[in-house]
RNA sequence: UGUGAUAAGGGCAAACCGAGGGCGACCUCGGGACGCAAAGCUACGGGUCUCACGUUAGACAGCCGAGUUGCCGCAG
Repeated sequence: UGUGAUAAGGGCAAACCGAGGGCGACCUCGGGACGCAAAGCUACGGGUCUCACGUUAGACAGCCGAGUUGCCGCAG
């Protein structure tokens, strides 16, 4: 630098349930695992979604792209 077929140590955690927050999308914590090799981080581009519709309103990074950081194996 490329790559994720195999292996190890591990990591994250969808739906759903409980508690709390928010008008809402949704978020936090606990339980729980459908999945994930960046399912780490950033709303920058596209996209989806929400409301009290703001010309400075918000949500989603587990939709795609981009940027950035990083573990292990393999190859160079």